Predicted 3D model of a 584-nucleotide part of an RNA (large-subunit ribosomal RNA, domain V) from an archaeon. The full RNA is in RNAcentral, with records from ENA. Model confidence (mean pLDDT): 83 of 100.
[in-house]
Context: one part of a larger RNA
RNA sequence: CCAAAGCCUUCCAGAGGGAAGCGAAGACCCCAUGGAGCUUCACUGCAGUCUGUUGUUGUGGUAUGAAGUUAGUUGUAAAGUGUAGAUAGUAGACAUCGAAGUUUAUUCGCAAGGGUAAACGGAGUCGCUCAUGUGACACUAUCCUACUGACUUUGUACUGCUUACCCUGUUUACGCAGGGGACACCGAUUGAUGGGCAGUUUGGCUGGGGCGGCACACCCCUAAUAAUUUAUCAGGGGUGCCCAAUGGUAUCCUCAGACGGAACGGAAACCCGUCGUAGAGCGUAAAAGUAAAAGGAUGCCUGACAGGAUUUUGAUCAGCGAGAAAUCCUGCUACGAAAGUAUGGUUUAGCGAACCCUAGAUACUUCCUAUUGAGGUACUAGGAUGACAGAAAAGCUACCCUGGGGAUAACUGAGUUGUCCGGUGCGAGAGUUCAUAUCGACCACCGGGUUUGCUACUUCGCUGUCGGCUCUUCUCAUCCUGGCUGUGCACAAGCAGCCAAGGGUGGGGGUGUUCACCCAUUAAAGAGGAUCGUGAGCUGGGUUCAGAACGGCGCGAGCCAGUUUGGUUGCUAUCUUCUGGAAG
Numbered sequence: 001c002c003a004a005a006g007c008c009u010u011c012c013a014g015a016g017g018g019a020a021g022c023g024a025a026g027a028c029c030c031c032a033u034g035g036a037g038c039u040u041c042a043c044u045g046c047a048g049u050c051u052g053u054u055g056u057u058g059u060g061g062u063a064u065g066a067a068g069u070u071a072g073u074u075g076u077a078a079a080g081u082g083u084a085g086a087u088a089g090u091a092g093a094c095a096u097c098g099a100a101g102u103u104u105a106u107u108c109g110c111a112a113g114g115g116u117a118a119a120c121g122g123a124g125u126c127g128c129u130c131a132u133g134u135g136a137c138a139c140u141a142u143c144c145u146a147c148u149g150a151c152u153u154u155g156u157a158c159u160g161c162u163u164a165c166c167c168u169g170u171u172u173a174c175g176c177a178g179g180g181g182a183c184a185c186c187g188a189u190u191g192a193u194g195g196g197c198a199g200u201u202u203g204g205c206u207g208g209g210g211c212g213g214c215a216c217a218c219c220c221c222u223a224a225u226a227a228u229u230u231a232u233c234a235g236g237g238g239u240g241c242c243c244a245a246u247g248g249u250a251u252c253c254u255c256a257g258a259c260g261g262a263a264c265g266g267a268a269a270c271c272c273g274u275c276g277u278a279g280a281g282c283g284u285a286a287a288a289g290u291a292a293a294a295g296g297a298u299g300c301c302u303g304a305c306a307g308g309a310u311u312u313u314g315a316u317c318a319g320c321g322a323g324a325a326a327u328c329c330u331g332c333u334a335c336g337a338a339a340g341u342a343u344g345g346u347u348u349a350g351c352g353a354a355c356c357c358u359a360g361a362u363a364c365u366u367c368c369u370a371u372u373g374a375g376g377u378a379c380u381a382g383g384a385u386g387a388c389a390g391a392a393a394a395g396c397u398a399c400c401c402u403g404g405g406g407a408u409a410a411c412u413g414a415g416u417u418g419u420c421c422g423g424u425g426c427g428a429g430a431g432u433u434c435a436u437a438u439c440g441a442c443c444a445c446c447g448g449g450u451u452u453g454c455u456a457c458u459u460c461g462c463u464g465u466c467g468g469c470u471c472u473u474c475u476c477a478u479c480c481u482g483g484c485u486g487u488g489c490a491c492a493a494g495c496a497g498c499c500a501a502g503g504g505u506g507g508g509g510g511u512g513u514u515c516a517c518c519c520a521u522u523a524a525a526g527a528g529g530a531u532c533g534u535g536a537g538c539u540g541g542g543u544u545c546a547g548a549a550c551g552g553c554g555c556g557a558g559c560c561a562g563u564u565u566g567g568u569u570g571c572u573a574u575c576u577u578c579u580g581g582a583a584g
Base pairs, nucleotide, nucleotide: 008584009583010582011581012580013579014578015577017576018575019574021571022570029405030404031403032402034401035400036397037396038395039394042200043199044198045197046196048193049192050191052189053188054187055186058161059160060159061158062157063156064155065154066153067152068151069150070149071148072147073146075144085143086142087141088140089139092126093125094124101120102119103118104117105116106115107114108113165180166179167178168177169176170175203216204214205213212233217239218238219237220236221235222234240388241283242345243344247301248300249299250298251297252296253295255279257275258274259273260272261271281290282289284350286348287347288346305331306330307329308328309327310326311325312324313323333342334341335340356383357382358381359380360379362378363377364376365375366374367373413457414455415454416453418452420448421447422446423445424444425443429439430438466541467539468538469537471533472530473529474528475527476526479504480503481502482499483498484497485496486495487494507519508518509517547565548564549563550562551560552559553558
C1' cells in the first nucleotide's frame, strides 16, 4: 500500500424484544346505612274495581214483619154452684127497641164449657146473702197476657206507573216522539280488593364476598405469661328458667363407700355393729365454697315486705344506661328463752329505654250542662324490642350506572411447601437359599419450586386472560446417539446404575383444548424454565358482556365452573434493542 473482518460516529430502510409502551380515574370482585331499571304472597300508600248506607228520589199494588190508634175476643191450681186476669167505684143492672129457654150454623176450648149470628119463644135473668186469701161478666172506668179485624207510620221482598234523571231520533229554537226509569249516572261515606302506579326498605360479623354459622345480650373453665386486664369463625360447656317451697327462722342430726352380721332377701330393699375429712349432698353448666354446715329432718311462719341512702359491678379509673350484688337507715313482721337471724334460693347466668296500651291508690290540673261527667299530668305494676343502649321493611340486574379500594377476591409474581416431583439414611420383608441383580414397608432426613393449596405482600387513575401458530434461548432430574459398571450378564436381547446437554427428538385422527387416548413409522419420538416465554407478532376455537333456545331452579324479575348458536382484537415507533445498507 491492497484485500477481508470487527468496532466507533452519523444517516437511510426495516422488524417490533424492552420502556411492567400509548389509549380509558377496571366493566370482573368487594365496599357505600350511593343510584337506577325490573319483580313479588316485602312495607306503606294512591288510582281503579266491587260493595252496604245515604243524597239526587217521586207515586201505586201484593206478601210479610215492627210500632201506634180503634173495635172486639181471650184468661179453668185447690176449695168453691163454676173457665174468679189486676185495681178502683157502687147497690142495683139488663129486658116488649124482646128476658129465660129450644133449634141450626160458626168460632175458641183445659172437653167442664165460653163467645157470636139467625130462627122459634113470650116475661123474666143476674147481683147483694153462703163458701173463698181476693166478690161478682150485675154495671162502669183504667190496665195486663194471648189473639182477630180495620186504619196510620215505617222496614224487607216482588211487581206496576211517570214527572225527576238517562239514551236515541227529530227540530233554528221552545219542544215533540220512542226506549229505559226511580234503577242507573253523579256526590258523600263504610268495608273489601288492588305491583295498575308510587315512595322506600331489603342488618352486622366474616382469613374476599356468597352459602353455612353466631364467635351479635349474658355465665363458668382453659388460653392468660403467679396483681388487675387481655384477642381469634381458638378449645370445653352452659343461660333466656325453675321453686309458695327447693324460701325465713329455731332445734336436732351426718354423708358416699367398705367390711362383718341378720327370716323371706338374691350383687343391690329395710335392720345391727365397726371404719369412714367428705371420696356425698347443696334445683339447674362449670368453677369456687361447705361437716355440731351452706347438707338431712321436724315445728312455727311469709323478710320473696314498704320507703330511702351509699358502695361495687356492668365498664382493667375519661365518661356510660338498664340489669345484678354488697353494706346501712326508717317502718312493719316471722322465728327464737335470748344473743340474734331474715331485704329470697351457698356464690358467680336467668335480662330490656322512650313513645303507646292496660290496671291500681292518692295528689295536682283542664273543659263542661258545674254532676256520681269527659279528659290530662305525676307515681307504682304489667305488656318488647334475642341484630339484646332497642329503625316499622323482600328480591333480581349479563341492560346497568357513580364514587372508591390493591384496606378485598379472580391471572402473573412474592412467601410457604401440607399436596406434588426428585433423592438420601435405616433395611422389616419379597427374591427356592441370599436385605442391597431387581423390588422394598414403617420411621427419619434433604432438595426442587413445573401441580394443587394457604397467605393477601405488589398491581383495581388498568402489567390484555386459555390453547394453537411463529421464533429464540437456557436447565438436566438423559428419550436416542457416545463412554463405563453391576447383573438372578453364556451369546443375543434386557434390567439397574455412573459420566455426558455436541447433535437429534418427526408424521397423522377426533377434541377449543393443555392433558389424555388412538394409528402407522422411528435410533429416539425426553422432561422442564424463560410474566403458566411470545396478541404495539398472528389467530380467536374455549372462557367472560349485550340477542336467542333447551334442561333444572325460582310465584316472579331472573339464575346455573349445565348445554347450545351468534358475537368490533385499537395504536402513523419518541428512546432503546436488533436486521440490512451508506458515508466517515
Its Rfam family is "Archaeal large subunit ribosomal RNA". Its family is annotated with ribosome and structural constituent of ribosome in the Gene Ontology.